[in-house]
RNA sequence: UCCGGGAUAGUUCAGCGGUAGAACGGCGCCCUGUUAAGGCGAGGGUCGGGGGUUCGAAUCCCUCUCCCGGAG
Numbered sequence: 001u002c003c004g005g006g007a008u009a010g011u012u013c014a015g016c017g018g019u020a021g022a023a024c025g026g027c028g029c030c031c032u033g034u035u036a037a038g039g040c041g042a043g044g045g046u047c048g049g050g051g052g053u054u055c056g057a058a059u060c061c062c063u064c065u066c067c068c069g070g071a072g
Stems, first nucleotide, its partner, number of pairs: 001071007010024004018055001027041004048064005
């Protein structure tokens, strides 16, 4: 320098045009003599930044930043 993959909740990841979800963690309640385990519940992200397309973008296009792999 070129090519490919990735960046979404605290963490690990789904979602592939119709307005964002799971698991785990943390928090509250129940249960227990207490803890752990178990059960129930609420909360938490304007989707890496900036533009563009579209009635509508996490999703498609351009560009930038960072991470992983490959080529030279």
Molecule: transfer RNA
Organism: Parcubacteria bacterium DG_74_3